Predicted 3D model of an 86-nucleotide RNA (c-di-GMP-I riboswitch aptamer) from a Clostridiaceae bacterium. The sequence was found by an Rfam model in a public genome assembly. It matches the Rfam family "c-di-GMP-I riboswitch aptamer". Rfam describes the family as follows. GEMM was predicted in a large-scale screen for bacterial structured RNA regulatory elements. Of the family's consensus pairs, 95% are formed in the model. Model confidence (mean pLDDT): 81 of 100.
[in-house]
RNA sequence: ACCGUACAAAGGCAAAACUGUAGAAAUGCAGUGACGCAAAACUAUGGAGCUUCGUUGUUAGUUAGCAAGCCCGCCAAGUUGCUACA
Numbered sequence: 001a002c003c004g005u006a007c008a009a010a011g012g013c014a015a016a017a018c019u020g021u022a023g024a025a026a027u028g029c030a031g032u033g034a035c036g037c038a039a040a041a042c043u044a045u046g047g048a049g050c051u052u053c054g055u056u057g058u059u060a061g062u063u064a065g066c067a068a069g070c071c072c073g074c075c076a077a078g079u080u081g082c083u084a085c086a
Base pairs, nucleotide, nucleotide: 004085005084006083012037013036017032018031019030020029021028022027035073041079042078043077045076046075047074049070050069054066055065056064057063
């Protein structure tokens, strides 16, 4: 130093819900708030999942399909990293 581990201390992040705001939606951001997290830090590269403004088919309404929209706190992959123990 890598791998491994997470009992203590210090410090860190922040689910649901509510409020505001952007968005067609999924969802994002900010505040309150803590369910959890030792990568719950970063990257949509692969898979899973979510949504359908739009588009394609269909007939009028409708309905079905589709990501180029999301999601890294679903799983892989890549990159970087704190404290302590060993």